[in-house]
RNA sequence: GGGUGAUUAGCUCAGUUGGUUAGAGCGCUGUCCUCACACGACAGAGGUCUCAGGUUCGAGCCCUGAAUCACCCA
Repeated sequence: GGGUGAUUAGCUCAGUUGGUUAGAGCGCUGUCCUCACACGACAGAGGUCUCAGGUUCGAGCCCUGAAUCACCCA
RNA backbone atom coordinates (compact mmCIF):
# COMPACT_ATOMS: atom_id res chain seq x y z
P G A 1 -0.86 3.65 3.59
O5' G A 1 -0.82 2.79 2.32
C5' G A 1 -0.68 3.35 1.01
C4' G A 1 -0.69 2.24 0.00
C3' G A 1 -1.94 1.36 0.00
O3' G A 1 -3.01 1.94 -0.71
C1' G A 1 0.00 0.00 0.00
P G A 2 -4.50 1.67 -0.25
O5' G A 2 -4.76 0.18 -0.70
C5' G A 2 -4.80 -0.16 -2.08
C4' G A 2 -5.02 -1.65 -2.26
C3' G A 2 -6.20 -2.24 -1.51
O3' G A 2 -7.45 -2.01 -2.16
C1' G A 2 -4.33 -3.61 -1.17
P G A 3 -8.76 -1.88 -1.27
O5' G A 3 -9.02 -3.36 -0.75
C5' G A 3 -9.26 -4.41 -1.68
C4' G A 3 -9.33 -5.75 -0.98
C3' G A 3 -10.34 -5.87 0.13
O3' G A 3 -11.66 -6.10 -0.36
C1' G A 3 -8.30 -6.79 0.85
P U A 4 -12.90 -5.63 0.50
O5' U A 4 -12.94 -6.70 1.69
C5' U A 4 -13.18 -8.07 1.40
C4' U A 4 -13.11 -8.91 2.67
C3' U A 4 -13.97 -8.43 3.82
O3' U A 4 -15.32 -8.79 3.69
C1' U A 4 -11.82 -8.96 4.60
P G A 5 -16.44 -7.84 4.35
O5' G A 5 -16.29 -8.09 5.92
C5' G A 5 -16.55 -9.39 6.46
C4' G A 5 -16.08 -9.46 7.90
C3' G A 5 -16.68 -8.44 8.86
O3' G A 5 -18.00 -8.78 9.28
C1' G A 5 -14.36 -8.59 9.21
P A A 6 -18.98 -7.61 9.67
O5' A A 6 -18.41 -7.10 11.08
C5' A A 6 -18.38 -7.98 12.19
C4' A A 6 -17.63 -7.36 13.35
C3' A A 6 -18.19 -6.03 13.86
O3' A A 6 -19.25 -6.21 14.75
C1' A A 6 -15.83 -5.88 13.61
P U A 7 -20.37 -5.07 14.83
O5' U A 7 -19.64 -3.87 15.61
C5' U A 7 -19.07 -4.09 16.89
C4' U A 7 -18.40 -2.83 17.40
C3' U A 7 -19.33 -1.65 17.62
O3' U A 7 -18.98 -0.95 18.81
C1' U A 7 -17.60 -1.04 16.14
P U A 8 -19.78 -1.25 20.13
O5' U A 8 -21.31 -0.93 19.73
C5' U A 8 -21.79 0.40 19.67
C4' U A 8 -23.27 0.45 20.00
C3' U A 8 -23.66 -0.22 21.31
O3' U A 8 -23.40 0.60 22.42
C1' U A 8 -25.13 -0.92 19.62
P A A 9 -22.85 -0.11 23.74
O5' A A 9 -23.96 0.21 24.83
C5' A A 9 -24.13 1.56 25.30
C4' A A 9 -24.49 1.57 26.79
C3' A A 9 -23.53 0.79 27.66
O3' A A 9 -23.36 1.44 28.90
C1' A A 9 -25.72 -0.05 27.92
P G A 10 -22.09 2.34 29.15
O5' G A 10 -21.04 1.32 29.80
C5' G A 10 -19.77 1.80 30.28
C4' G A 10 -19.11 0.71 31.10
C3' G A 10 -18.98 -0.62 30.38
O3' G A 10 -17.79 -0.69 29.62
C1' G A 10 -19.99 -0.96 32.50
P C A 11 -17.76 -1.39 28.16
O5' C A 11 -17.77 -2.94 28.50
C5' C A 11 -16.66 -3.56 29.13
C4' C A 11 -16.93 -5.03 29.35
C3' C A 11 -17.40 -5.80 28.12
O3' C A 11 -16.32 -6.23 27.31
C1' C A 11 -18.83 -6.27 29.93
P U A 12 -16.53 -6.46 25.75
O5' U A 12 -17.49 -7.73 25.67
C5' U A 12 -17.03 -9.01 26.13
C4' U A 12 -18.11 -10.04 25.93
C3' U A 12 -18.74 -10.07 24.53
O3' U A 12 -17.93 -10.75 23.60
C1' U A 12 -20.44 -10.17 26.17
P C A 13 -18.16 -10.47 22.01
O5' C A 13 -19.75 -10.55 21.98
C5' C A 13 -20.47 -10.27 20.82
C4' C A 13 -21.90 -10.69 21.10
C3' C A 13 -22.89 -10.29 20.04
O3' C A 13 -22.87 -11.21 18.97
C1' C A 13 -23.76 -9.76 22.17
P A A 14 -23.54 -10.82 17.58
O5' A A 14 -25.04 -11.15 17.93
C5' A A 14 -26.06 -10.42 17.37
C4' A A 14 -27.40 -10.85 17.92
C3' A A 14 -28.57 -10.34 17.11
O3' A A 14 -28.86 -11.19 16.03
C1' A A 14 -28.91 -9.82 19.39
P G A 15 -28.70 -10.64 14.54
O5' G A 15 -29.80 -9.47 14.50
C5' G A 15 -31.15 -9.77 14.83
C4' G A 15 -31.88 -8.53 15.20
C3' G A 15 -31.82 -7.39 14.18
O3' G A 15 -32.74 -7.60 13.12
C1' G A 15 -31.42 -6.52 16.34
P U A 16 -32.72 -6.64 11.92
O5' U A 16 -32.54 -7.54 10.64
C5' U A 16 -32.67 -6.96 9.35
C4' U A 16 -33.42 -7.92 8.42
C3' U A 16 -34.80 -8.35 8.95
O3' U A 16 -35.77 -8.34 7.93
C1' U A 16 -33.39 -10.25 8.67
P U A 17 -37.13 -7.57 8.14
O5' U A 17 -37.03 -6.55 6.91
C5' U A 17 -35.80 -5.95 6.63
C4' U A 17 -35.22 -6.51 5.35
C3' U A 17 -35.53 -5.67 4.12
O3' U A 17 -34.55 -4.62 4.02
C1' U A 17 -35.88 -7.98 3.64
P G A 18 -34.98 -3.19 3.67
O5' G A 18 -35.46 -2.51 5.03
C5' G A 18 -34.62 -2.47 6.17
C4' G A 18 -35.07 -1.37 7.12
C3' G A 18 -36.57 -1.32 7.36
O3' G A 18 -36.80 -0.89 8.69
C1' G A 18 -35.88 0.70 6.40
P G A 19 -37.89 -1.62 9.58
O5' G A 19 -38.85 -0.41 9.93
C5' G A 19 -38.35 0.73 10.60
C4' G A 19 -39.47 1.52 11.22
C3' G A 19 -40.58 0.68 11.82
O3' G A 19 -41.10 1.36 12.96
C1' G A 19 -41.45 2.00 10.04
P U A 20 -40.21 1.19 14.29
O5' U A 20 -41.34 1.38 15.38
C5' U A 20 -42.24 2.51 15.32
C4' U A 20 -43.53 2.19 16.04
C3' U A 20 -43.34 1.75 17.49
O3' U A 20 -44.43 2.23 18.28
C1' U A 20 -44.45 0.05 16.29
P U A 21 -44.27 3.54 19.01
O5' U A 21 -42.80 3.43 19.67
C5' U A 21 -41.89 4.52 19.56
C4' U A 21 -41.05 4.59 20.81
C3' U A 21 -39.73 3.78 20.72
O3' U A 21 -38.73 4.50 21.45
C1' U A 21 -41.04 2.97 22.51
P A A 22 -37.27 4.59 20.90
O5' A A 22 -36.56 3.21 21.23
C5' A A 22 -36.86 2.05 20.42
C4' A A 22 -35.95 0.91 20.73
C3' A A 22 -35.60 0.64 22.17
O3' A A 22 -36.68 -0.02 22.83
C1' A A 22 -33.69 0.40 20.83
P G A 23 -36.55 -0.58 24.35
O5' G A 23 -35.99 -2.04 24.10
C5' G A 23 -35.43 -2.80 25.16
C4' G A 23 -35.12 -4.17 24.63
C3' G A 23 -34.29 -5.01 25.59
O3' G A 23 -35.10 -5.67 26.53
C1' G A 23 -33.30 -5.08 23.44
P A A 24 -34.49 -6.04 27.98
O5' A A 24 -33.68 -7.39 27.67
C5' A A 24 -34.36 -8.53 27.16
C4' A A 24 -33.39 -9.66 26.92
C3' A A 24 -32.46 -10.00 28.08
O3' A A 24 -33.09 -10.85 29.03
C1' A A 24 -31.20 -9.82 26.10
P G A 25 -32.70 -10.68 30.57
O5' G A 25 -31.27 -11.37 30.68
C5' G A 25 -31.11 -12.76 30.39
C4' G A 25 -29.64 -13.14 30.35
C3' G A 25 -28.82 -12.68 31.55
O3' G A 25 -28.95 -13.54 32.68
C1' G A 25 -27.70 -12.12 29.56
P C A 26 -28.97 -12.90 34.12
O5' C A 26 -27.47 -12.41 34.35
C5' C A 26 -26.40 -13.34 34.41
C4' C A 26 -25.06 -12.64 34.30
C3' C A 26 -24.78 -11.56 35.34
O3' C A 26 -24.40 -12.09 36.61
C1' C A 26 -24.16 -10.77 33.22
P G A 27 -24.84 -11.32 37.94
O5' G A 27 -24.13 -9.89 37.81
C5' G A 27 -22.72 -9.78 37.91
C4' G A 27 -22.28 -8.38 37.57
C3' G A 27 -22.83 -7.26 38.46
O3' G A 27 -22.12 -7.16 39.69
C1' G A 27 -23.00 -6.62 36.20
P C A 28 -22.89 -6.69 41.00
O5' C A 28 -23.34 -5.21 40.66
C5' C A 28 -22.39 -4.17 40.51
C4' C A 28 -23.07 -2.83 40.28
C3' C A 28 -24.14 -2.48 41.30
O3' C A 28 -23.60 -1.94 42.50
C1' C A 28 -24.95 -2.08 39.13
P U A 29 -24.30 -2.21 43.88
O5' U A 29 -25.61 -1.31 43.83
C5' U A 29 -25.49 0.11 43.79
C4' U A 29 -26.87 0.75 43.72
C3' U A 29 -27.88 0.23 44.71
O3' U A 29 -27.73 0.78 46.00
C1' U A 29 -28.87 0.32 42.59
P G A 30 -28.16 -0.05 47.28
O5' G A 30 -29.75 0.00 47.23
C5' G A 30 -30.44 1.24 47.38
C4' G A 30 -31.92 1.06 47.13
C3' G A 30 -32.60 0.00 47.97
O3' G A 30 -32.92 0.46 49.27
C1' G A 30 -33.28 -0.21 45.73
P U A 31 -33.02 -0.60 50.47
O5' U A 31 -34.38 -1.36 50.17
C5' U A 31 -35.62 -0.65 50.24
C4' U A 31 -36.76 -1.55 49.80
C3' U A 31 -36.89 -2.89 50.51
O3' U A 31 -37.52 -2.78 51.77
C1' U A 31 -37.10 -3.23 48.19
P C A 32 -37.19 -3.81 52.96
O5' C A 32 -37.80 -5.18 52.41
C5' C A 32 -39.19 -5.30 52.22
C4' C A 32 -39.54 -6.63 51.57
C3' C A 32 -39.04 -7.86 52.30
O3' C A 32 -39.87 -8.22 53.38
C1' C A 32 -38.61 -8.08 49.99
P C A 33 -39.22 -8.81 54.72
O5' C A 33 -38.60 -10.21 54.22
C5' C A 33 -39.45 -11.23 53.78
C4' C A 33 -38.63 -12.40 53.22
C3' C A 33 -37.57 -12.91 54.15
O3' C A 33 -38.11 -13.84 55.10
C1' C A 33 -36.66 -12.61 52.00
P U A 34 -37.88 -13.60 56.67
O5' U A 34 -36.33 -13.93 56.85
C5' U A 34 -35.84 -15.25 56.63
C4' U A 34 -34.33 -15.29 56.81
C3' U A 34 -33.81 -14.61 58.05
O3' U A 34 -33.94 -15.43 59.20
C1' U A 34 -32.49 -13.96 56.18
P C A 35 -34.45 -14.74 60.57
O5' C A 35 -33.30 -13.73 60.96
C5' C A 35 -33.53 -12.71 61.96
C4' C A 35 -32.21 -12.14 62.42
C3' C A 35 -31.26 -11.74 61.33
O3' C A 35 -31.54 -10.41 60.89
C1' C A 35 -30.10 -13.09 62.88
P A A 36 -31.56 -10.11 59.30
O5' A A 36 -30.04 -10.28 58.85
C5' A A 36 -29.06 -9.34 59.28
C4' A A 36 -27.67 -9.81 58.91
C3' A A 36 -27.46 -10.15 57.45
O3' A A 36 -27.20 -9.00 56.66
C1' A A 36 -26.59 -11.87 58.78
P C A 37 -27.66 -8.96 55.11
O5' C A 37 -26.65 -9.96 54.40
C5' C A 37 -25.26 -9.62 54.29
C4' C A 37 -24.46 -10.78 53.78
C3' C A 37 -24.88 -11.38 52.44
O3' C A 37 -24.44 -10.61 51.34
C1' C A 37 -24.45 -13.12 53.98
P A A 38 -25.33 -10.57 50.01
O5' A A 38 -25.25 -12.07 49.49
C5' A A 38 -24.03 -12.60 48.98
C4' A A 38 -24.15 -14.09 48.73
C3' A A 38 -25.23 -14.50 47.73
O3' A A 38 -24.80 -14.37 46.39
C1' A A 38 -25.37 -15.86 49.65
P C A 39 -25.86 -13.91 45.27
O5' C A 39 -26.89 -15.12 45.22
C5' C A 39 -26.48 -16.40 44.81
C4' C A 39 -27.59 -17.40 45.01
C3' C A 39 -28.93 -17.07 44.37
O3' C A 39 -28.97 -17.40 42.98
C1' C A 39 -29.30 -17.74 46.58
P G A 40 -29.72 -16.46 41.98
O5' G A 40 -31.23 -16.48 42.53
C5' G A 40 -32.00 -17.68 42.48
C4' G A 40 -33.31 -17.49 43.20
C3' G A 40 -34.19 -16.35 42.72
O3' G A 40 -34.94 -16.70 41.56
C1' G A 40 -34.05 -16.29 45.08
P A A 41 -35.33 -15.56 40.56
O5' A A 41 -36.46 -14.75 41.33
C5' A A 41 -37.72 -15.39 41.65
C4' A A 41 -38.63 -14.42 42.34
C3' A A 41 -38.83 -13.07 41.65
O3' A A 41 -39.79 -13.13 40.60
C1' A A 41 -38.38 -12.72 43.94
P C A 42 -39.57 -12.18 39.33
O5' C A 42 -39.93 -10.73 39.90
C5' C A 42 -41.23 -10.47 40.40
C4' C A 42 -41.27 -9.11 41.06
C3' C A 42 -40.78 -7.93 40.22
O3' C A 42 -41.75 -7.48 39.29
C1' C A 42 -39.86 -7.79 42.37
P A A 43 -41.23 -6.80 37.93
O5' A A 43 -40.65 -5.40 38.43
C5' A A 43 -41.52 -4.44 38.98
C4' A A 43 -40.75 -3.30 39.60
C3' A A 43 -39.85 -2.51 38.68
O3' A A 43 -40.55 -1.57 37.87
C1' A A 43 -38.71 -2.97 40.68
P G A 44 -39.87 -1.12 36.45
O5' G A 44 -38.60 -0.27 36.87
C5' G A 44 -38.75 0.91 37.64
C4' G A 44 -37.42 1.45 38.10
C3' G A 44 -36.44 1.84 37.02
O3' G A 44 -36.73 3.12 36.47
C1' G A 44 -35.31 0.61 38.69
P A A 45 -36.15 3.49 35.01
O5' A A 45 -34.63 3.89 35.30
C5' A A 45 -34.33 4.95 36.16
C4' A A 45 -32.85 4.98 36.46
C3' A A 45 -31.95 5.09 35.24
O3' A A 45 -31.80 6.44 34.83
C1' A A 45 -31.16 3.37 36.65
P G A 46 -31.72 6.78 33.26
O5' G A 46 -30.37 6.06 32.81
C5' G A 46 -29.11 6.47 33.34
C4' G A 46 -28.05 5.50 32.92
C3' G A 46 -27.95 5.25 31.43
O3' G A 46 -27.20 6.27 30.78
C1' G A 46 -27.90 3.20 32.59
P G A 47 -27.85 7.02 29.54
O5' G A 47 -27.61 6.00 28.33
C5' G A 47 -26.34 5.42 28.12
C4' G A 47 -26.06 5.25 26.65
C3' G A 47 -26.46 6.41 25.76
O3' G A 47 -25.49 6.63 24.77
C1' G A 47 -27.54 4.42 25.05
P U A 48 -24.72 8.02 24.75
O5' U A 48 -25.11 8.70 23.36
C5' U A 48 -26.49 8.86 22.98
C4' U A 48 -26.58 9.39 21.55
C3' U A 48 -25.74 8.62 20.54
O3' U A 48 -26.41 8.65 19.27
C1' U A 48 -25.01 10.84 20.60
P C A 49 -27.22 7.42 18.83
O5' C A 49 -26.25 6.18 19.16
C5' C A 49 -25.18 5.89 18.25
C4' C A 49 -24.83 4.42 18.39
C3' C A 49 -24.37 3.78 17.09
O3' C A 49 -23.36 2.82 17.36
C1' C A 49 -26.27 2.66 17.88
P U A 50 -22.19 2.56 16.33
O5' U A 50 -21.12 3.67 16.68
C5' U A 50 -20.63 3.82 18.02
C4' U A 50 -19.43 4.76 18.00
C3' U A 50 -19.61 5.98 17.13
O3' U A 50 -20.26 7.03 17.81
C1' U A 50 -17.57 4.92 16.59
P C A 51 -21.28 7.98 17.02
O5' C A 51 -20.28 8.89 16.18
C5' C A 51 -19.34 9.72 16.84
C4' C A 51 -18.48 10.45 15.83
C3' C A 51 -19.23 11.18 14.73
O3' C A 51 -19.71 12.44 15.15
C1' C A 51 -17.51 9.92 13.77
P A A 52 -21.03 13.06 14.48
O5' A A 52 -20.54 13.43 13.02
C5' A A 52 -19.48 14.35 12.83
C4' A A 52 -19.22 14.56 11.36
C3' A A 52 -20.46 14.72 10.50
O3' A A 52 -20.98 16.03 10.57
C1' A A 52 -18.97 13.21 9.45
P G A 53 -22.45 16.29 9.99
O5' G A 53 -22.18 16.28 8.43
C5' G A 53 -23.21 16.02 7.54
C4' G A 53 -22.66 15.65 6.18
C3' G A 53 -23.70 15.16 5.20
O3' G A 53 -24.38 16.23 4.57
C1' G A 53 -21.92 13.63 5.25
P G A 54 -25.97 16.16 4.50
O5' G A 54 -26.24 15.07 3.38
C5' G A 54 -25.60 15.19 2.12
C4' G A 54 -25.74 13.93 1.33
C3' G A 54 -27.15 13.41 1.12
O3' G A 54 -27.83 14.10 0.10
C1' G A 54 -25.72 11.63 1.69
P U A 55 -29.43 14.21 0.16
O5' U A 55 -29.92 12.73 -0.12
C5' U A 55 -29.69 12.12 -1.38
C4' U A 55 -30.28 10.72 -1.41
C3' U A 55 -31.74 10.63 -0.98
O3' U A 55 -32.61 10.96 -2.04
C1' U A 55 -30.47 8.93 0.07
P U A 56 -33.81 11.96 -1.77
O5' U A 56 -34.76 11.12 -0.82
C5' U A 56 -35.34 9.90 -1.27
C4' U A 56 -35.99 9.18 -0.13
C3' U A 56 -36.95 10.00 0.73
O3' U A 56 -38.23 10.15 0.11
C1' U A 56 -35.54 8.70 2.11
P C A 57 -38.91 11.61 0.15
O5' C A 57 -39.32 11.73 1.68
C5' C A 57 -39.86 12.96 2.20
C4' C A 57 -40.45 12.73 3.56
C3' C A 57 -39.59 11.95 4.53
O3' C A 57 -38.64 12.78 5.17
C1' C A 57 -41.74 11.03 4.52
P G A 58 -37.12 12.28 5.35
O5' G A 58 -37.28 11.09 6.38
C5' G A 58 -37.66 11.34 7.73
C4' G A 58 -37.93 10.04 8.45
C3' G A 58 -36.76 9.06 8.51
O3' G A 58 -35.87 9.40 9.56
C1' G A 58 -38.73 7.91 7.89
P A A 59 -34.26 9.24 9.28
O5' A A 59 -34.02 7.67 9.25
C5' A A 59 -34.42 6.87 10.36
C4' A A 59 -33.41 5.74 10.57
C3' A A 59 -32.02 6.21 10.99
O3' A A 59 -31.42 5.21 11.82
C1' A A 59 -31.84 5.10 8.94
P G A 60 -31.59 5.27 13.39
O5' G A 60 -30.55 4.17 13.91
C5' G A 60 -29.14 4.45 13.90
C4' G A 60 -28.36 3.14 13.84
C3' G A 60 -28.42 2.42 12.51
O3' G A 60 -27.42 2.91 11.63
C1' G A 60 -28.88 0.89 14.26
P C A 61 -27.79 3.15 10.08
O5' C A 61 -28.15 1.72 9.51
C5' C A 61 -27.21 0.65 9.59
C4' C A 61 -27.86 -0.65 9.13
C3' C A 61 -28.35 -0.63 7.69
O3' C A 61 -28.12 -1.91 7.07
C1' C A 61 -30.15 -1.08 9.13
P C A 62 -26.94 -2.06 6.02
O5' C A 62 -27.47 -1.13 4.83
C5' C A 62 -28.26 -1.67 3.78
C4' C A 62 -28.41 -0.67 2.67
C3' C A 62 -27.16 0.12 2.32
O3' C A 62 -26.28 -0.61 1.46
C1' C A 62 -28.97 1.60 2.50
P C A 63 -24.69 -0.41 1.54
O5' C A 63 -24.47 1.02 0.86
C5' C A 63 -24.76 1.22 -0.52
C4' C A 63 -24.45 2.63 -0.94
C3' C A 63 -23.06 3.13 -0.53
O3' C A 63 -22.04 2.69 -1.41
C1' C A 63 -24.67 4.76 0.01
P U A 64 -20.53 2.48 -0.86
O5' U A 64 -20.03 3.98 -0.62
C5' U A 64 -19.88 4.86 -1.73
C4' U A 64 -19.41 6.22 -1.26
C3' U A 64 -18.20 6.22 -0.34
O3' U A 64 -16.98 6.05 -1.02
C1' U A 64 -19.85 7.70 0.50
P G A 65 -15.74 5.30 -0.28
O5' G A 65 -15.24 6.39 0.76
C5' G A 65 -14.68 7.61 0.29
C4' G A 65 -14.54 8.61 1.41
C3' G A 65 -13.71 8.17 2.61
O3' G A 65 -12.31 8.26 2.39
C1' G A 65 -15.70 9.21 3.36
P A A 66 -11.32 7.25 3.18
O5' A A 66 -11.38 7.79 4.68
C5' A A 66 -10.90 9.09 4.99
C4' A A 66 -11.19 9.44 6.43
C3' A A 66 -10.64 8.49 7.49
O3' A A 66 -9.26 8.70 7.74
C1' A A 66 -12.88 9.00 8.01
P A A 67 -8.34 7.52 8.29
O5' A A 67 -8.89 7.30 9.80
C5' A A 67 -8.76 8.34 10.76
C4' A A 67 -9.36 7.90 12.08
C3' A A 67 -8.86 6.57 12.61
O3' A A 67 -7.63 6.72 13.29
C1' A A 67 -11.22 6.62 12.77
P U A 68 -6.52 5.53 13.22
O5' U A 68 -7.11 4.47 14.27
C5' U A 68 -7.27 4.83 15.63
C4' U A 68 -8.07 3.76 16.36
C3' U A 68 -7.57 2.34 16.17
O3' U A 68 -6.47 2.03 17.01
C1' U A 68 -9.92 2.40 15.90
P C A 69 -5.39 0.91 16.51
O5' C A 69 -6.17 -0.46 16.70
C5' C A 69 -6.58 -0.88 18.00
C4' C A 69 -7.44 -2.12 17.90
C3' C A 69 -6.88 -3.28 17.11
O3' C A 69 -5.92 -4.04 17.81
C1' C A 69 -9.14 -2.93 16.50
P A A 70 -4.74 -4.82 17.01
O5' A A 70 -5.52 -6.04 16.35
C5' A A 70 -6.10 -7.05 17.17
C4' A A 70 -6.86 -8.05 16.33
C3' A A 70 -6.10 -8.63 15.16
O3' A A 70 -5.23 -9.68 15.55
C1' A A 70 -8.25 -8.00 14.45
P C A 71 -3.87 -9.97 14.71
O5' C A 71 -4.40 -10.65 13.37
C5' C A 71 -5.04 -11.93 13.42
C4' C A 71 -5.71 -12.23 12.10
C3' C A 71 -4.82 -12.25 10.88
O3' C A 71 -4.07 -13.45 10.74
C1' C A 71 -6.79 -11.05 10.40
P C A 72 -2.67 -13.43 9.93
O5' C A 72 -3.12 -13.29 8.41
C5' C A 72 -3.80 -14.34 7.76
C4' C A 72 -4.20 -13.94 6.36
C3' C A 72 -3.07 -13.49 5.45
O3' C A 72 -2.33 -14.58 4.89
C1' C A 72 -4.89 -12.00 5.25
P C A 73 -0.81 -14.40 4.46
O5' C A 73 -0.92 -13.42 3.20
C5' C A 73 -1.51 -13.88 2.00
C4' C A 73 -1.50 -12.79 0.94
C3' C A 73 -0.16 -12.15 0.67
O3' C A 73 0.66 -12.93 -0.19
C1' C A 73 -1.81 -10.47 0.86
P A A 74 2.27 -12.89 -0.05
O5' A A 74 2.65 -11.40 -0.53
C5' A A 74 2.44 -11.03 -1.88
C4' A A 74 2.69 -9.55 -2.08
C3' A A 74 4.05 -9.04 -1.61
O3' A A 74 5.08 -9.29 -2.57
C1' A A 74 2.35 -7.61 -0.81
Molecule: transfer RNA
Organism: Patescibacteria group bacterium